A computed fold for a 508-nucleotide part of an RNA from an uncultured bacterium, annotated as small-subunit ribosomal RNA, 5' domain. It matches the Rfam family "Bacterial small subunit ribosomal RNA". Gene Ontology terms of the family: ribosome and structural constituent of ribosome. The RNAcentral record of the full RNA draws on ENA, Greengenes and SILVA.

Context: one part of a larger RNA
RNA sequence: GAUGAACGCUAGCGGCAGGCCUAAUACAUGCAAGGCGAGGGGGUGGCAACACCACCGUCGUACGGGUGCGUAACGCGUAUGCAACCUGCCUUCGACUGGGGGACAGCCCGGGGAAACCCGGAUUAAUACCGCAUAACACACUGAACUGGCAUCGGUUCUUUUGUUAAAGAUUUAUCGGUCGAAGAUGGGCAUGCGUCCGAUUAGCUAGCUGGCGGGGUAACGGCCCACCAGGGCGACGAUCGGUAGGGGGGCCGGGAGGUCGAUCCCCCACACGGGCACUGAGACACGGGCCCGACUCCUACGGGAGGCAGCAGUAGGGAAUAUUGGGCAAUGGGUGCAAGCCUGACCCAGCCAUGCCGCGUGCCGGACGAAGGCCCUCAAGGUCGUAAACGGCUUUUGUACGGGAAGAACCCCGCCCACGCGUGGGCGGCUGACCGUACCGUAAGAAUAAGCACCGGCUAACUCCGUGCCAGCAGCCGCGGUAAUACGGAAGGUGCGAACGUUGUCC
Numbered sequence: 001g002a003u004g005a006a007c008g009c010u011a012g013c014g015g016c017a018g019g020c021c022u023a024a025u026a027c028a029u030g031c032a033a034g035g036c037g038a039g040g041g042g043g044u045g046g047c048a049a050c051a052c053c054a055c056c057g058u059c060g061u062a063c064g065g066g067u068g069c070g071u072a073a074c075g076c077g078u079a080u081g082c083a084a085c086c087u088g089c090c091u092u093c094g095a096c097u098g099g100g101g102g103a104c105a106g107c108c109c110g111g112g113g114a115a116a117c118c119c120g121g122a123u124u125a126a127u128a129c130c131g132c133a134u135a136a137c138a139c140a141c142u143g144a145a146c147u148g149g150c151a152u153c154g155g156u157u158c159u160u161u162u163g164u165u166a167a168a169g170a171u172u173u174a175u176c177g178g179u180c181g182a183a184g185a186u187g188g189g190c191a192u193g194c195g196u197c198c199g200a201u202u203a204g205c206u207a208g209c210u211g212g213c214g215g216g217g218u219a220a221c222g223g224c225c226c227a228c229c230a231g232g233g234c235g236a237c238g239a240u241c242g243g244u245a246g247g248g249g250g251g252c253c254g255g256g257a258g259g260u261c262g263a264u265c266c267c268c269c270a271c272a273c274g275g276g277c278a279c280u281g282a283g284a285c286a287c288g289g290g291c292c293c294g295a296c297u298c299c300u301a302c303g304g305g306a307g308g309c310a311g312c313a314g315u316a317g318g319g320a321a322u323a324u325u326g327g328g329c330a331a332u333g334g335g336u337g338c339a340a341g342c343c344u345g346a347c348c349c350a351g352c353c354a355u356g357c358c359g360c361g362u363g364c365c366g367g368a369c370g371a372a373g374g375c376c377c378u379c380a381a382g383g384u385c386g387u388a389a390a391c392g393g394c395u396u397u398u399g400u401a402c403g404g405g406a407a408g409a410a411c412c413c414c415g416c417c418c419a420c421g422c423g424u425g426g427g428c429g430g431c432u433g434a435c436c437g438u439a440c441c442g443u444a445a446g447a448a449u450a451a452g453c454a455c456c457g458g459c460u461a462a463c464u465c466c467g468u469g470c471c472a473g474c475a476g477c478c479g480c481g482g483u484a485a486u487a488c489g490g491a492a493g494g495u496g497c498g499a500a501c502g503u504u505g506u507c508c
Base pairs, nucleotide, nucleotide: 001507002506003505005504006503007502008501012360013359014358015357016356017355018353019352020318025316026315027314029313030312031311034059035058036057039056040055042053043052044051045050066271067270068269075196076195077194078193079192080191081190082189085188086187090184091183092182093181094180095179096178098132100130101129108121109120110119111118112117138164139163140162143158144157145156146155147154148153169176170175197243198242199241204234205233206232209231210230211229212228214226215225216224246268247267248266249265250261251260252259253258273294274293275292276291277290296307297306298305299304324350326349327348328347332346333344334343335342336341363394364393365392366391373385374384375383376382400444401443402442403441404440408435413430414429415428416427417426418425419424452497453496454495455494456493457478458477459476464491465490466489467488473480474479
């Protein structure tokens, strides 16, 4: 100097920021991911219009949010490669959207269970499911030419044939969708060079282990997996083993070199009670999905069930220590929907805390050869606190009272108008604010509402008196204290900083 700090004492206000560093301990309660009736049939209420509800369907739930356990690794950083790859929604372009079938929820009937929930029968719709048709610049097979590349090999064109693969409708007639293919954008997957902590009181390590051939698997390369064959591969340029640790952009210190750290914000990774596994899907091996094993907790009619805050609050515990079971979707962003809208503890705000940084205030001017009082003293004197107070004048930041009062709002949507071949574009008006009657502005009275903390032996700025008597105590180092202690305790005075000041921890 710095700090996610804590502790002691003190404390007026505001702006901005930050706030479980410990037990990745256990969690009561509420909320944190839903949307669509313009895909479908049905149920409930209603005379109807219509409203609501679960189910089937579909998109999302792989984002956003949390944490730092594990990980010394292509995890991260940086630079490359993929001629070895995928990519929902979005954009552009091309082609198409014909005709059928059978089911399953719901509803109805019956049954079982304390519950969670389950079973049987019958019936039914669809943008759900399954055939058929059509079929290419897609895919697979075959041939030729040209051309490119470090290699495996790639690209283009042509020819010819053969084979394979698709769809879904809705509607308020404005539209919104569906299928295949090509390209783009975005997001990802994989591989590689280099860099990335400590220990040699860890010196040898390795059996899918290294390579090959063939296969399986994957979006894709690969011992990724498997059969066979060979006997390799790594290591003092530190393998293996042990310890520690998420990495980076960056933060702090420093003139630099460098040291140290990785809170908040951003990117990447890993994890979601411990461990394992796959399913669905464009994408997961999936925090608020599923299955199994385990520990724990809860319910039970004892037969059997339910759960996972390292989401936002909050509770217990641990700890020196870290906040509200708040408001709102007004803005930004996300999901869904044609839209209106709905959802959103992301987010925007408010609350608590001097935790930090910054700013402001606690008055200003005058006022005595100097009150009272305290302290010192060589004691009727003098010195000092000290222009300090009183007293006179002034101001009103702040506070109080009253009055006014924003920006953040642009959209979407609605109405009118204009342009336009179609998508659509433009103009005007209307609607929408949690924060908030907040910020800010004005007026009024009145010095009114507001100063402490540490230190004063040297280092180091600031000295006297009293008390104590190696006691009580101080102390960062040197060291003070045993009868005149500037070093202990008190006082007066002084020094330093100031809504703070000191102490402790940690880094430079």